Predicted 3D model of a 464-nucleotide part of an RNA (small-subunit ribosomal RNA, 3' major domain) from a metagenome. The full RNA is in RNAcentral, with records from SILVA. Rfam family: Bacterial small subunit ribosomal RNA. The coordinates come from a structure-prediction model, not an experiment, and the mean pLDDT is 87.

Context: one part of a larger RNA
RNA sequence: UGACGGGGGCCCGCACAAGCAGCGGAGCGUGUGGUUUAAUUCGAUGCAACGCGCAGAACCUUACCAGGGCUGGACAUGCGCGGGCAGGCGUCGGAAACGGCGCCGUCCCCUGCGGGGGACUCGCGCACAGGUGCUGCAUGGCUGUCGUCAGCUCGUGCCGUGAGGUGUUGGGUUAAGUCCCGCAACGAGCGCAACCCUCGCCGCUAGUUACGGUGUCUAGCGGGACUGCCGGGCGCAACCCGGAGGAAGGUGGGGAUGACGUCAAGUCCGCAUGGCCCUGACGCCCUGGGCUACACACACGCUACAAUGGCCGGGACAACGGGCGGCCACCCCGCGAGGGGGAGCGAAUCCCUCAAACCCGGUCUCAGUGCAGAUCGGAGGCUGCAACUCGCCUCCGUGAAGGCGGAGUUGCUAGUAACCGCCGGUCAGCACACGGCGGUGAAUACGUUCCCGGGCCUUGUACA
Numbered sequence: 001u002g003a004c005g006g007g008g009g010c011c012c013g014c015a016c017a018a019g020c021a022g023c024g025g026a027g028c029g030u031g032u033g034g035u036u037u038a039a040u041u042c043g044a045u046g047c048a049a050c051g052c053g054c055a056g057a058a059c060c061u062u063a064c065c066a067g068g069g070c071u072g073g074a075c076a077u078g079c080g081c082g083g084g085c086a087g088g089c090g091u092c093g094g095a096a097a098c099g100g101c102g103c104c105g106u107c108c109c110c111u112g113c114g115g116g117g118g119a120c121u122c123g124c125g126c127a128c129a130g131g132u133g134c135u136g137c138a139u140g141g142c143u144g145u146c147g148u149c150a151g152c153u154c155g156u157g158c159c160g161u162g163a164g165g166u167g168u169u170g171g172g173u174u175a176a177g178u179c180c181c182g183c184a185a186c187g188a189g190c191g192c193a194a195c196c197c198u199c200g201c202c203g204c205u206a207g208u209u210a211c212g213g214u215g216u217c218u219a220g221c222g223g224g225a226c227u228g229c230c231g232g233g234c235g236c237a238a239c240c241c242g243g244a245g246g247a248a249g250g251u252g253g254g255g256a257u258g259a260c261g262u263c264a265a266g267u268c269c270g271c272a273u274g275g276c277c278c279u280g281a282c283g284c285c286c287u288g289g290g291c292u293a294c295a296c297a298c299a300c301g302c303u304a305c306a307a308u309g310g311c312c313g314g315g316a317c318a319a320c321g322g323g324c325g326g327c328c329a330c331c332c333c334g335c336g337a338g339g340g341g342g343a344g345c346g347a348a349u350c351c352c353u354c355a356a357a358c359c360c361g362g363u364c365u366c367a368g369u370g371c372a373g374a375u376c377g378g379a380g381g382c383u384g385c386a387a388c389u390c391g392c393c394u395c396c397g398u399g400a401a402g403g404c405g406g407a408g409u410u411g412c413u414a415g416u417a418a419c420c421g422c423c424g425g426u427c428a429g430c431a432c433a434c435g436g437c438g439g440u441g442a443a444u445a446c447g448u449u450c451c452c453g454g455g456c457c458u459u460g461u462a463c464a
Base pairs, nucleotide, nucleotide: 001464002463003461004460005459007458008457009456010455011454012453013452015448016447019412020411021410022409023408026303027302028301029300030299031298032297033296034294035293042053043052064289065288066287067286068285069284070283073128077127078126079125080124081123082122083121084120087104088103089102090101091100092099093098107118108117109116110115130278131277133276134275135274139272140271141267142266143265144263146261151190152189153188154187155186156185157166158165159164170181171180172179196255197254198253199252201223202222203221204220205219206218207217226249229243230242231241232240233239305405309364310363311362312361313360314359315358321352322351323350326345327344330341331340332339333338371402376397377396378395379394380393381392382391418440419439420438421437422436423435424434
């Protein structure tokens, strides 16, 4: 000087408390451990691994396994020799990859018609390619975390033999090293804040989408909030409390933005890269299998256990988005998934797109039930070369556990939680995940003793 303390003081944070909904019990989905396996590819492992890399494993992906094959290679650049235009077709073996045979093709330039050179390609040889093989304790880059926490430093001066201190401590104040006052310090930098995006109010300009117009709509530009005004408190300070006006207050809500550093944190399987290793294989291609195994264990979810509910009929209201090998109106067929026709739309025009919870009426009457939907049987639909291993959906039948969950544990402070549906990316197909969108819309916070994490000052130390 730091770090640490079941030392002290001050102060924060959904940290506790107050409150609401959950998880932990059930069934199922997904991930993981374990076990199994020819293989169940690899990585991630307290917080900060476990719906994580995977924004989509039937083949492909794919890195794993078995078998069948290929070698200068699936891919790059260059050289030498030899052959042929590139290329196309047929046939045989084969699961394909691959291997064998046959046929049709002969481009440009020079030419003394013998030949020479070149592009492209094949064969051989060479320098090489290739490796998701190892090392994230050799690395770059990127990322997580403490933590959006209030901090971390520098120049000069001053103090100290020195490490170092001072400044940055102190008194107030703030969300903040925010600001004020004081002070051997005076200034400055990276952080904080502001500048950026978005939502809320107003004005102006412009506006397509039948035609004309308007708009609370769309796009852009600008205004508006600054403790500016009033009262009170305080030190004439910073600032705090209350009030007026206002769509909005005192950082208005949300986002983007992550200081010096810590964890030899994570990633050599995104990429790059040093070293090491393989080179008729640790490279490359193919077929099939596996990543989907299942006596178990954990994590995160979905659906429930019902009557503020289930079912039937009728009625109402969104926003964000996406669409041309695409979205598909409308008509017909089918109980349905869907199929057959078929218009519009490269889209504020057409389509996805009737949102659902909700409201009205009816029914069920407390039962494992008209709750719940797992599982299994049958019949079908769709995508795709192909749904056996191993997809999604529909219909009929079957109807399991489950009566609100032990110890324990998670999220959330407002248009939030909770509940409800919708859209999107990935994607041929497949979403209970993820990212967004709107609809309905609460309860509670006395307080800081305690648990967890953190900031400042101080104290102890045999630790660094």